[in-house]
């Protein structure tokens, strides 16, 4: 240093106006973008490395459903493991090479609730979580 074990901490953002009895839900305009990978860009410097860089390219997570085993105060609930499901991009430019750079125009966003239809409000959730950082002891 690498892999595994145990533990700790961290781990999601976003609204104004109009109409109306009523809307952060409609209309107009605006705003937001989890985690890992890739990346020709940008920056730094000891000049061959480091850091950052995609919502819509690849994969993962969350919601929901099914199965599974365990537990309990048991027609149910919680948890374990496995599976299903799982949104959205084009055009032009440069180039050897770009759905990643530059320019432009688009598109997408679980479930339940609500005086009125929700990516932005409230709720499950003081939850879960991809993962990130660190600590500990032992072994190869």
């Nucleotide at each position: 240093a690498u892999g595994g074990a145990u533990c700790u901490u961290c781990g999601g953002g976003g609204c104004a106006g109009g109409u109306g009895a009523a809307a952060c839900u409609c209309c107009u305009g605006a705003c937001c973008g989890g985690c890992g990978g890739u990346a020709a860009g940008u920056u730094u410097u000891u000049u061959a490395a480091a850091a950052c860089a995609a919502g819509c390219c690849c994969g993962c997570g969350a919601c929901u459903c099914c199965a599974u085993g365990c537990u309990a105060u048991a027609u149910u609930a919680g948890c374990u493991u496995g599976g299903a499901c799982u949104g959205a991009u084009c055009u032009g430019g440069u180039g050897a090479a770009a759905u990643u750079c530059c320019a432009g125009a688009g598109c997408c966003g679980a479930c339940g609730g609500u005086u009125a239809a929700a990516g932005u409000c409230c709720g499950g959730a003081u939850g879960g979580g991809a993962g990130a950082a660190g600590a500990u002891a032992a072994g190869a």